Context: one part of a larger RNA
RNA sequence: UGACGGGGGCCCGCACAAGCGGUGGAGCAUGUGGUUUAAUUCGAAGCAACGCGAAGAACCUUACCUGGGUUUGACAUCCCUCGAACCUUCCAGAGAUGGAGGGGUGCCCUUCGGGGAGCGAGGAGACAGGUGCUGCAUGGCUGUCGUCAGCUCGUGUCGUGAAUGUUGGGUUAAGUCCCGCAACGAGCGCAACCCUUGUCCUUAGUUACCAUCAUUAAGUUGGGUACUUUAAGGGGACUGCCGGUGUCAAACCGGAGGAAGGUGGGGAUGACGUCAAGUCCUCAUGGCCCUUAUGUCCAGGGCUACACACGUGCUACAAUGGACCGUACAAAGGGACGCGAAGCCGCGAGGUGGAGCAAAUCCCAAAAAGCGGUCCUCAGUUCAGAUUGGAGUCUGCAACUCGACUUCAUGAAGUUGGAAUCGCUAGUAAUCGCGGAUCAGCACGCCGCGGUGAAUACGUUCCCGGGCCCUGUACA
Numbered sequence: 001u002g003a004c005g006g007g008g009g010c011c012c013g014c015a016c017a018a019g020c021g022g023u024g025g026a027g028c029a030u031g032u033g034g035u036u037u038a039a040u041u042c043g044a045a046g047c048a049a050c051g052c053g054a055a056g057a058a059c060c061u062u063a064c065c066u067g068g069g070u071u072u073g074a075c076a077u078c079c080c081u082c083g084a085a086c087c088u089u090c091c092a093g094a095g096a097u098g099g100a101g102g103g104g105u106g107c108c109c110u111u112c113g114g115g116g117a118g119c120g121a122g123g124a125g126a127c128a129g130g131u132g133c134u135g136c137a138u139g140g141c142u143g144u145c146g147u148c149a150g151c152u153c154g155u156g157u158c159g160u161g162a163a164u165g166u167u168g169g170g171u172u173a174a175g176u177c178c179c180g181c182a183a184c185g186a187g188c189g190c191a192a193c194c195c196u197u198g199u200c201c202u203u204a205g206u207u208a209c210c211a212u213c214a215u216u217a218a219g220u221u222g223g224g225u226a227c228u229u230u231a232a233g234g235g236g237a238c239u240g241c242c243g244g245u246g247u248c249a250a251a252c253c254g255g256a257g258g259a260a261g262g263u264g265g266g267g268a269u270g271a272c273g274u275c276a277a278g279u280c281c282u283c284a285u286g287g288c289c290c291u292u293a294u295g296u297c298c299a300g301g302g303c304u305a306c307a308c309a310c311g312u313g314c315u316a317c318a319a320u321g322g323a324c325c326g327u328a329c330a331a332a333g334g335g336a337c338g339c340g341a342a343g344c345c346g347c348g349a350g351g352u353g354g355a356g357c358a359a360a361u362c363c364c365a366a367a368a369a370g371c372g373g374u375c376c377u378c379a380g381u382u383c384a385g386a387u388u389g390g391a392g393u394c395u396g397c398a399a400c401u402c403g404a405c406u407u408c409a410u411g412a413a414g415u416u417g418g419a420a421u422c423g424c425u426a427g428u429a430a431u432c433g434c435g436g437a438u439c440a441g442c443a444c445g446c447c448g449c450g451g452u453g454a455a456u457a458c459g460u461u462c463c464c465g466g467g468c469c470c471u472g473u474a475c476a
Stems, first nucleotide, its partner, number of pairs: 001476002003473003007470007015460002019424005026315008034306002042053002064301007073127001077126002079123005086103007107116003129290002132288003138284002140279003143275001145273001150188006156164002168179003194267004199235007208225003213222002238261001241255005317417001321376007333364003338357002343352003383414001388409007430452007
């Protein structure tokens, strides 16, 4: 100087407290451990592994297993020989593959002999190939402490070293700013600059909008660009103004005006470093290993197993509810190998149909909770929906292992959950639906969107994590 202390002081954070809702009990979904298995591919392991890599395992994917093939190879470059490429039929086979035919002759150069490009077949070897090992050989990328306020340097001073600056007094979300000071300055961080949202103005008016005038079943049409809105550019917030406190400071408290007030809300942005943290299975790459196999092709199976244990979720246990009928109001997205309207058929999943739409125009599209009315009256029920049987729909070569959905029947556990434990401070929690990526099909997961919309915070003694200063140390 650090690190550590069941040492001290100061400060912060949904850290506790104050509240609201959960998890832990049930059923199911999903991941993991374990067990099983021919295989149940591999990785991830306290926080920071466990709805994680995987934004989608029926085949493919696929790396695993069993069996059947293959050896210059599924893929790349080079050499030689032959043939254009390519299209297509049949046989054997699970297919890979093997065998037998049919059609076909392009492009460039040419001395018309042929040569070349390209593609295909055969051959020889250089080589290919490896999701094989090592993340403790690495790059790159990522998590984490932590969006915490820190981490350093030049010159100077003092010194053996350490130090100083960066400590101190205030203040801040902040090493933010002010004052003081053997320090004076500077860099990476903080903040600001960026995106979005909240207000106003200007420009513009179609596919958007409709106040005034007509018109219609309907912004439907004429008309208009006020309003809403769209999307480009500006204004606006700076402790700027007033009062008080404060060291004539920084700043804090209150107020005015204002759509917004002291970082307005949200996002992007992650310093020096820590964990030999994670990843050799994204990719790249050193070394090692395999080379008729640890490469490669194919069929089938497995990754979906199931005495059990854990994590994360969904649905419930009901009356602030369930069922039926009627009725209202979004935002953000997606659409051509696509979204697919009206109409018709079906109880329904869906089928048929094909209008319109490369979409502010058409479609997905019904928002749901809400509101009005009727029934149920506290029960394992008109709660709850697991499980199982039957019949179907759709996607797809193909739903047996192993898809989703519909309908009829069946109607399990469950009556609010032990010890323990999690999230959240405002348009948040809770609750309600909608969309998208992946995707043929498959979402209770993930990423977004809006609707309704709370309670509580006295306070910092305690638990956890972090920052600064002082202190002890036999540790480095």

This is a predicted structure of a 476-nucleotide part of an RNA (small-subunit ribosomal RNA, 3' major domain) from a metagenome.
Model confidence (mean pLDDT): 84 of 100.